[in-house]
Context: one part of a larger RNA
């Protein structure tokens, strides 16, 4: 020195465990914010570093409920001081307070700081000083003023318990919009209208009531799923991309304007007679007519519909009014009857009942003995069960504890359903004939250039945009994949609309052939911490004594660290460098070999 056996150190694998994660299901919730949010800074405890809570009323204040004998958070030990059956602490509901920054909004600013104006007010002899309130911008509404230019308008000023702004996981709509890649290279193409950026809205969003499809049969808003179908197509006809109708389901819901016409208000023009609902009489005259605008009625569709005029049939009651009187006709109001309603078609309030949510309550049944440190184990004899889910307790408990099945419970706030209150509508509609008044214009469409559709310019329709042109208007217009005819079908150029569908930052309950500390979230621990970076940003490691600290009094060696006794404990080779304690690596002892 090597090998072997044994025994230690180091190290932290493995096993076991789980406070933490992951995924999904069901239900809820789906916003917060100038009444100052989200997120922070700084404070706040007797002594207090971190976390948590809270805000100068500062681990808290008030009220009402629940529960309860202890309590002053994590936080241990000890101290000091307190609170508490006159109900503390804890839990729930409602309220009060809520520094400074932050949309941040009095002005500024290098966030958490600096400096003001005005009003009221405290203090001072007075100034300085202090307290409370208020003072950003834009939009809207109302009022007062008011140029160029007479009216007007712009502008200015004032008021408003009017609004906006900012934050937010995913989902949604819109505006922009790549590249790596694939094509075995690469340019059209693909990736992909993806990632990403911006804007916006909501609990969903979008879409939605045919100028749609279809095919000579017809269907009848939209959305989502299955299918049709990897079909028809498209495509350096490469790589690839890729429908629709139809069929089957989920859910179902339809409406309102613009216009014609009528009435009224205001403004302008015209104008002394047309006119004042019709007939007759009487009376009136800034009445009438036209234009513009506002409000009310009317009206909303394609087998066209509506208006206006004439006409047929039909329809509760009462009152008032249309200059006056009579008749007819119209309008308004009330009663009655009927209907509808808070998601569109109008829109608010109050209340009752029922049932949920936000604290909680009750809740069955086991003892003996043996072993052991410890009984839940073994043995013996019992019991409950609408409860033998689960967790804890010194090993494995249905009957020890918390619970579980089941049954109850709210002063306060609140969700949903139904009813009442309330609100709105209807009480005329249907038909015939005539008239040709209305039915969304710089629109549709065309040309050129682009885009989107399965469709890459193609025979390329349909849809969208830019530029230039530019209709018809119901005897009208669009579509049916160039275009034309016939035929069929629909009515653009205005708007609203629940459900079915997507998602989960969040709450509650539950489940797992999900993980078990190099796993599972980055994070089971002071984790978005420490640390790195000017910054945007990047981003860890780190769990386990024991049933219980019973965490080794006392003695000895040592300066200490550390150890030897003693003691605790079932165990100390469980001693806080703590469960188990593999391997690499390093020793000690013995044996053999060299």
């Nucleotide at each position: 020195g090597g090998c072997g056996c044994a025994u230690g150190g180091u190290g932290g694998a493995u096993g076991c465990c789980u406070u933490g994660g992951c995924a999904c299901c069901a239900a809820g919730a789906g916003u917060c914010g100038a009444u100052g949010a989200a997120g922070g800074g700084c404070g706040u405890g007797a002594a207090c570093g971190g976390c948590u809570g809270c805000g100068a009323u500062a681990a808290g204040c008030c009220a009402c409920g629940g529960u309860u004998a202890g309590g002053c958070g994590c936080u241990g030990a000890a101290u000091a001081g307190c609170c508490u059956u006159u109900g503390a602490c804890c839990c729930g509901u409602g309220g009060a307070u809520u520094c400074c920054c932050g949309a941040a909004u009095g002005g500024g600013g290098g966030a958490a700081c600096c400096c003001a104006g005005c009003g009221c007010u405290g203090g001072u002899a007075a100034u300085g000083c202090g307290g409370c309130g208020u003072u950003a911008u834009c939009c809207c509404c109302g009022g007062c003023u008011g140029a160029a230019c007479a009216c007007a308008u712009a502008g200015g000023c004032c008021g408003g318990c009017g609004g906006a702004a900012g934050a937010c996981a995913a989902g949604c709509g819109g505006g922009g919009g790549a590249a790596g890649u694939g094509a075995a290279a690469c340019a059209u193409c693909u990736c992909a209208g993806u990632a990403c950026c911006c804007c916006g809205a909501g609990g969903a969003a979008a879409g939605u009531a045919a100028a749609u499809c279809a095919a000579c049969a017809g269907a009848g808003a939209c959305u989502c799923c299955c299918u049709g179908a990897g079909u028809a197509g498209u495509g350096g006809c490469g790589a690839g991309c890729g429908a629709a109708a139809g069929g089957g389901g989920a859910u179902c819901a339809g409406c309102c304007c613009a216009a014609a016409c009528c009435u009224g208000g205001c403004a302008g023009a015209u104008g002394u007679a047309a006119g004042c609902g019709g007939a007759c009489a009487u009376g009136c005259g800034u009445u009438g007519u036209c234009u513009g605008u506002c409000a009310g009625g009317g009206g909303u569709u394609g087998u066209a519909g509506g208006g206006c005029g004439u006409u047929u049939g039909u329809u509760c009651c009462g009152a008032g009014u249309c200059g006056u009187g009579u008749c007819c006709g119209g309008c308004u109001c009330g009663g009655c009857a009927g209907g509808a309603g808070u998601u569109a078609c109008a829109a608010a309030u109050u209340u009752g009942u029922g049932u949920g949510g936000u604290a909680g309550u009750c809740g069955a049944a086991g003892c003996g003995u043996g072993u052991g440190g410890a009984a839940c184990c073994g043995c013996g004899c019992a019991c409950c069960a609408u409860a033998g889910a689960g967790g804890g307790c010194a090993a494995u408990c249905g009957u020890c504890c918390c619970g579980u099945a089941g049954a109850c419970g709210a002063a306060a706030c609140u969700g949903c359903a139904c009813g009442a209150u309330c609100u709105c509508c209807u009480g005329u509609c249907a038909g015939a004939c005539g008239u040709u008044c209305c039915u969304g214009a710089g629109u549709a469409a065309g040309u050129c250039c682009g885009c989107u559709c399965c469709c890459g310019u193609g025979a390329a329709a349909c849809g969208c945009g830019g530029a230039c042109u530019g209709a018809a208007c119901c005897u009208g217009g669009g579509g049916g994949g160039a275009c034309c005819a016939c035929c069929c079908u629909c009515c653009a150029a205005g708007g609203c609309u629940a459900a079915g569908u997507a998602c989960u930052c969040c709450u509650u309950g539950g489940u797992g052939a999900c993980c078990g500390a190099u796993a599972g979230c980055g994070g089971a621990c002071a984790a978005g911490u420490a640390c790195c970076g000017u910054g945007a940003g990047g981003g860890a490691a780190a769990g386990g004594u024991g049933a219980a600290a019973a965490g080794u009094a006392c003695c000895c060696c040592g300066g200490a660290a550390g150890g030897g006794g003693a003691g605790u404990g079932a165990a100390a080779u469980a001693g806080u460098a703590c469960c188990u304690g593999a391997a690499a690596c390093c020793g000690c002892g013995c044996g053999c070999c060299u």